The RNA shown here (Bacterial RNase P class A) has 425 nucleotides and comes from a Pseudomonadota bacterium. It is recorded under the gene name rnpB. The sequence is in RNAcentral, with records from ENA. Model confidence (mean pLDDT): 78 of 100. Rfam family: Bacterial RNase P class A. It is annotated as a ribozyme.
């Protein structure tokens, strides 16, 4: 210098004019309000998506079982997490560094496109064996036999032709074989040998993997070393499933208080029983309260049990029609808070001290214009200095109960660590 990689930070500044929300002070008025004047304060790194985790609030404290959902290497951090830090293992990269929902595939089920015979015990081609059929032809090998001819030591030999059976070969059937070919993302560990009809982890040596045992290191995930066992039959569990752990539900329109207003009607609806106390009464009997059982219902936002409450015909509760309100106040921002220092820890983070107060709104304010400066881009001039002139640009986006994360969007810049390559001293 070039390329790369991992972080941290900013999100224009100043001035003027006109506006907006909240709040405080003062004054005025027709005083829970409105108007005027003045002061203070007023969006973000993501306020976003609402994807996780909490705080807070309420739900008749949330107990058990099933179902459902989530998480899934180890140790730590934290209020908690699916987040963060450190480490292990696997993968990618020359490296810095990056990525990983990273328990279980001999518990079971399911799936594996296309191609391929077959996607998990598979025979398509090939190789080998057995059986059956054809089977040496116009020139062709070996055996037997018949006939002719030639030779002969009379045994036989040679040659030509015919026939027979066999072999090579071809076809079919049955079986063996996972060495080889071919298909595929993936095909039954690899190399060499023994072995065999051909073969094979069938057997042997070495290498790789898995399981198991032992020793050592580490809190642990795991790592290192050694022995033994041919154990070597793929992948997918963000498919069901199994294992371990976690999870009650709803959400600030939570929830509480005040004020104002209204009109009722219809339907469905349980099974009552026993005991006791009190009262009315001449008796029969009636009324009321409590307890238990039974039944009906409300709550536990999936179900069952359990629990709590209400009711059982003078009727809980549910459904339909109709009517009223749709003001205000609290919750509401002081909080797992920001900044600085010191200390602990590799770090995430934690502790102590000091200091600061930093939006809280009627469905919702934080804006618009102008000037100067800074930044970036384009064009022109040029005495070539990064100089002058002109024009243009500034993103993504917008608090609504509050935090911690993740993810996504973002014009432009500033800055630090590290890696690789090249050059110079």
């Nucleotide at each position: 210098c070039a390329g790369g990689u991992c972080g941290g930070c900013c999100a224009g500044g100043c001035g003027g004019u006109c506006g907006c929300g909240c709040u405080c002070c003062g004054c005025g008025c027709g005083u829970g309000g409105c108007g005027c004047g003045g002061g203070g304060u007023g969006a973000g790194g993501a306020a976003a998506g609402u994807c996780c985790g909490g705080g807070c609030u309420c739900c008749g404290c949330a107990g058990g079982g099933c179902a459902c959902g989530g998480u899934g290497c180890u140790g730590g951090g934290u209020a908690a997490c699916a987040c963060c830090c450190a480490g292990g293992c696997g993968g990618g990269g020359u490296a810095a560094c990056c990525c990983g929902a990273c328990g279980g595939a001999u518990a079971g089920g399911g799936c594996c496109a296309c191609a391929g015979a077959a996607a998990c015990a598979g025979a398509c081609c090939g190789c080998c064996a057995g059986c059956g059929g054809c089977g040496a032809g116009a020139u062709u090998g070996g055996g037997g036999u018949u006939a002719g001819c030639c030779g002969u030591u009379a045994g036989c030999g040679g040659u030509u032709a015919g026939c027979c059976g066999a072999u090579a070969g071809c076809c079919g059937c049955u079986g063996g074989u996972a060495a080889g070919g071919g298909u595929g993302a993936a095909a039954a560990g690899g190399u060499g040998g023994u072995g065999u009809a051909a073969g094979a982890g069938a057997c042997c040596a070495c290498c790789g993997g898995c399981g198991u045992c032992c020793g050592g290191g580490g809190u642990g995930a795991c790592c290192c070393g050694g022995g033994c066992g041919g154990c070597c039959a793929g992948g997918c569990a963000a498919c069901c499933c199994c294992c371990a752990c976690c999870g009650g539900g709803a959400g600030c329109a939570a929830g509480g208080c005040c004020a104002a207003g209204c009109a009722g009607g219809g339907g469905c609806g349980a099974c009552g029983c026993a005991g006791g106390g009190g009262g009315a009464c001449u008796c029969c009997u009636c009324c009321u309260c409590c307890u238990g059982c039974a039944c009906g219902g409300a709550g536990u936002g999936g179900c069952c049990c359990g629990c709590u409450c209400c009711g059982u015909c003078u009727g809980a509760g549910c459904c339909c029609c109709g009517g009223g309100u749709g003001g205000g106040c609290c919750g509401c921002u002081u909080g797992a808070g920001g900044c600085g220092g010191c200390g602990g820890g590799u770090a995430a983070c934690c502790g102590c001290c000091g200091u600061c107060c930093c939006a809280g709104a009627g469905a919702g304010a934080u804006g618009a214009c102008c000037g100067c400066c800074a930044c970036c881009c384009c064009g022109g001039c040029u005495c070539u200095g990064u100089g002058c002139c002109g024009g243009g640009g500034g993103a993504c986006a917008g608090a609504a109960c509050c935090c911690g994360g993740c993810u996504u969007a973002u014009c432009g810049g500033c800055u630090g660590g590290c890696c690789u390559g090249g050059g110079g001293g």